[in-house]
């Protein structure tokens, strides 16, 4: 370096839920909280999901955003064991 595997040691991250708080909205941010994770570290490249757009209303696009905790791909990475 590569493969496997996380029980136990150490170390981190934090879902729903509240409290704020920023957006039109899907959601982010902060506190608190602990379902869960070995990549639940980082990037929207590919696909999917939701939002916004559109319409009298729907429904099809194009165009913006979300979501890396949906997956795939990049890129870094803890402990062990071969």
């Nucleotide at each position: 370096u590569u493969u496997u595997g996380g029980c136990g040691g150490a170390g981190g991250c934090a879902a729903a839920c509240c409290a704020u708080u920023c957006g039109c909205a899907a959601g982010g941010g902060u506190g608190g909280g602990a379902c869960g994770c070995a990549a639940a570290a980082c990037c929207u490249c590919c696909g999917g999901u939701c939002c916004u757009g559109g319409u009298a209303a729907a429904a099809u696009a194009a165009g913006g955003g979300a979501u890396a905790g949906c997956g795939g791909g990049g890129u870094u990475g803890c402990c062990a064991a071969a």
Model confidence (mean pLDDT): 81 of 100. The RNA shown here (c-di-GMP-I riboswitch aptamer) has 82 nucleotides. Of the family's consensus pairs, 81% are formed in the model. It matches the Rfam family "c-di-GMP-I riboswitch aptamer". Its family is annotated with cyclic-di-GMP binding in the Gene Ontology.